[in-house]
RNA sequence: GCCCGUGUAGCUCAGUUGAUAGAGCGGCGUACUCGUAAUACGCAGGUCAAGAGUUUAAACCUCUUCUCGGGCU
Numbered sequence: 001g002c003c004c005g006u007g008u009a010g011c012u013c014a015g016u017u018g019a020u021a022g023a024g025c026g027g028c029g030u031a032c033u034c035g036u037a038a039u040a041c042g043c044a045g046g047u048c049a050a051g052a053g054u055u056u057a058a059a060c061c062u063c064u065u066c067u068c069g070g071g072c073u
Stems, first nucleotide, its partner, number of pairs: 001072005007066001010025004019056001027043005049065005
């Protein structure tokens, strides 16, 4: 330099043949307990890497840039 993949909650990851952003763990609260843990219920937490385009509508399609990983030379 070229090619492929990856980027979504604090962490690990789902979600795409375009139509309400989710789970587990973690955090906080309540219940339970003599107390803690465990358990149950609830709550908070996201500019979906960045910019632009297409579209009534984009995490999802197109283009460019960037991060990380891999391959080739």